[in-house]
Predicted 3D model of a 71-nucleotide RNA (transfer RNA) from Microgenomates group bacterium GW2011_GWC1_46_15. It matches the Rfam family "tRNA". By type it is a transfer RNA. Lineage of the source: Bacteria > Bacteria candidate phyla. The coordinates come from a structure-prediction model, not an experiment, and the mean pLDDT is 80.

């Protein structure tokens, strides 16, 4: 140098154009002498820019990082 593939919530990951989700975890409250289990509730996210489109996490282009194969 060229060709893939990945980026979604504090972590691990779903989500084939139509109100962004699940486990596990953080925090508040019930419960309990206390602690853990259990209940109830809350915060938290589409790598970055552009484009198409009534609508984009998803389609298209670039671009950063990352992983992989060629050379």
């Nucleotide at each position: 140098g060229c060709g893939g593939g990945u980026a979604u919530a504090g972590c691990u990951c779903a989500g084939u154009g139509g109100u962004a989700g699940a486990g596990c975890g953080u925090c508040u409250g019930c419960c309990u002498u206390c602690c853990a289990a259990g209940c109830a509730g809350a915060a938290u996210a589409u790598g970055a820019g552009g484009g198409u489109u009534c609508g984009a996490u998803u389609c298209c282009c670039u671009u950063u990082a990352c992983c992989c194969g060629c050379u």